[in-house]
Source information
This is a predicted structure of a 73-nucleotide RNA (transfer RNA) from a Bacteroidales bacterium. The source organism's lineage runs through Bacteria, Pseudomonadati, Bacteroidota, Bacteroidia and Bacteroidales. Its Rfam family is "tRNA".
RNA sequence: CGGGGCGUGGUGCAGUUGGUAGCACACUUGAUUUGGGUUCAAGAGGUCGUCGGUUCGAGUCCGGCUGCUCCGA
Numbered sequence: 001c002g003g004g005g006c007g008u009g010g011u012g013c014a015g016u017u018g019g020u021a022g023c024a025c026a027c028u029u030g031a032u033u034u035g036g037g038u039u040c041a042a043g044a045g046g047u048c049g050u051c052g053g054u055u056c057g058a059g060u061c062c063g064g065c066u067g068c069u070c071c072g073a
Base pairs, nucleotide, nucleotide: 001072002071003070004069005068006067007066010025011024012023013022019056027043028042029041030040031039049065050064051063052062053061
């Protein structure tokens, strides 16, 4: 320098015929226990890397930028 892939709650991931953003673990509260742990119930937390475009509607499609990563030179 050229090409590919990825970026989604605290962490790991799903969401790919465009139609209200989900799961596991972690966290908070309550129940259970003498206490802890386990188990059960409830709850909080993300405008999806960023800036634009298309569309009635974008995590999803298109373009720029950026970070990580892989391949080639």